[in-house]
RNA sequence: CGCUCAUCCAGAGGGGCAGAGGGAUACGGCCCGUUGAAGCCCCGGCAACCCUCCAGCCGGUCUCGUCCGCACAUCGCAGUGCGUCCGCGAGGCUCCCGGCUAGGGAAGGUGCCAAAUCCGUCUCGCGGCGAGAUGCGUCGCGAGGAAGAUGAGGA
Numbered sequence: 001c002g003c004u005c006a007u008c009c010a011g012a013g014g015g016g017c018a019g020a021g022g023g024a025u026a027c028g029g030c031c032c033g034u035u036g037a038a039g040c041c042c043c044g045g046c047a048a049c050c051c052u053c054c055a056g057c058c059g060g061u062c063u064c065g066u067c068c069g070c071a072c073a074u075c076g077c078a079g080u081g082c083g084u085c086c087g088c089g090a091g092g093c094u095c096c097c098g099g100c101u102a103g104g105g106a107a108g109g110u111g112c113c114a115a116a117u118c119c120g121u122c123u124c125g126c127g128g129c130g131a132g133a134u135g136c137g138u139c140g141c142g143a144g145g146a147a148g149a150u151g152a153g154g155a
Stems, first nucleotide, its partner, number of pairs: 001154001003153006013043005021032003026121004044113003049109002051105003055101006061092006068083005117147001122144009
């Protein structure tokens, strides 16, 4: 940064400075906050994206056969040698690479440490209510989206 992918109902707080706000933004709701908000600093922790170890599977890969091509030979078939990109079949996990799944680690780079990303807002579906209705309103539930956050990558 109008880019790509993954994740976002789990987890993890003390101290010091500071002094009124904070929960991204707007609105609504609901919370947190003078028993101290934001911000800054110190220490601690959580997690496992990057990183790393192991196992299994898959693909590439490797080996063999077959197919195919060329040569030799033959009346012909069978045969022999070389090549073998691709295809087909069988096998291997020796080497290397990639992916997926499950598990382990935590030195380092980030991140994070109230509440689901606190909830809603847009779309669709289902249900309740408004006497009835395919329409409208409202409430609840579910799915998706948008926006945002974080990481890894890209430009």
Model confidence (mean pLDDT): 77 of 100. SAM riboswitch aptamer (S box leader), 155 nucleotides, folded computationally.